[in-house]
């Protein structure tokens, strides 16, 4: 100067007119004015995870079932975040990982290929009959199967072929012998650990996949703000199914009370406990589709200073920050330039995914020029 690779803040901006909707204050006193302050996001989207919070409910174990899936921390938690450790990509800054187990068991790997777990000989190499049967020209010569046994190094087929390179050594050949990597198992030394090692010692050494059932280990009640509670008001205090008021022991002031069985019901199935039951569940149908509350002070937000690589925690000070309900920001007009993208709360938060036009700060990497 260019390319990059992590982070952070920002999202038109000021002016001026008329308008909207909540607060608070004052005046009118159904309505409604006047002030005085506020009034959509970095994702408010997806609804994929955790939770707060309201209720089933006084809610326990177990089975099925589901998530997670190195190692250590942060967290209210979690499938998040941070840092490592292993693999994997990139010249690199730095990114991604569905990262327990394949010697419990079952399965899979099409199609080639001899053969893809407790596999294998197909071509070929070598022994031996034997330079032999046979064939051919020819009286010597030439060519040459098969049959047995060994082997599987080299060659081929495949994504992959039962450790890899050398050397010895064999008839030819192989961990068959050694050496040197790779692999297992023990040991030692680091480090909380996952794991590292130019360590020792021992062995001839059984491959992929589990984003295939499965094994193992840890977690997990459900429903949801249309949750839930009040208050008004209406009508059909309708119909209909199931189940029970039942047995039984003990006590009794004879009025009942305890207690098992039994039915029936309880916010994911099932069993077991438990707990309610002479009202209850369930189903049709019918009126209310109104107001209030929940609703916004929060695991809140910003500075400062400590601890920690970090994430985060602690302490001090500050700051009040939208609550809509057929749904509040909007219309014009100048100025400016970054020519404005992807976009709209709806009970609240923590994250993770997904979309996106720009603008500004930092701190690293590669290249390539000067000095």
């Nucleotide at each position: 100067u260019g390319a990059g690779u992590g982070a952070g803040c920002u999202a038109a901006a000021c002016g001026g007119u008329c308008g909207c909707u909540g607060g608070c204050g004052c005046c009118c006193g159904a309505g409604g004015g006047c002030g005085c302050g506020a009034g959509a996001g970095g994702a408010a989207a997806g609804u994929c995870c955790g939770a707060g919070c309201u209720c089933c409910a006084g809610a326990g174990g177990g089975c099925a079932g589901a998530g997670u899936g190195c190692u250590g921390g942060c967290u209210a938690a979690c499938g998040g975040c941070c840092a490592g450790g292993c693999g994997g990509g990139g010249c690199g800054a730095c990114c991604c990982g569905a990262c327990g187990g394949a010697a419990a068991g079952u399965g899979c790997a099409a199609c080639a290929g001899a053969g893809a777990g407790c596999a294998g000989a197909c071509g070929g190499c070598c022994a031996u009959c034997g330079g032999u049967a046979g064939c051919g020209c020819a009286u010597g010569c030439g060519u040459g199967a098969g049959a047995u046994g060994g082997u599987c190094a080299a060659g081929g087929u495949g994504a992959a072929a039962g450790g890899g390179u050398g050397c010895g050594g064999u008839a030819a050949g192989a961990g068959c012998g050694c050496a040197c990597c790779g692999c297992a198992a023990c040991c030692c030394c680091g480090g909380u650990g996952a794991c590292g090692g130019u360590g020792g010692u021992u062995g001839g050494c059984a491959g992929g996949c589990a984003a295939a059932c499965c094994c193992c280990a840890c977690u997990c009640g459900g429903a949801g703000c249309a949750a839930u509670g009040c208050c008004a008001a209406a009508u059909a205090g309708g119909g209909g199914u199931c189940c029970a008021c039942g047995c039984u022991g003990c006590c009794u002031u004879c009025g009942g009370g305890c207690g098992g069985c039994a039915c029936c019901g309880a916010u994911g199935g099932c069993c077991c406990a438990u707990c309610g039951g002479a009202g209850g569940a369930c189903c049709c149908g019918g009126g209310u589709u109104g107001g209030c509350a929940g609703c916004u002070a929060g695991a809140g937000c910003c500075u400062a200073c400590g601890a920690g690589c970090a994430a985060u925690c602690g302490u001090u000070g500050g700051c009040g920050u939208a609550g809509a309900u057929g749904a509040a920001u909007g219309g014009c007009c100048g100025u400016u330039c970054a020519c404005g993208a992807c976009a709209g709360a709806a009970c609240u938060c923590g994250g993770c995914u997904u979309a996106u036009c720009g603008g500004c700060u930092c701190a690293c990497u590669c290249a390539c020029c000067c000095c």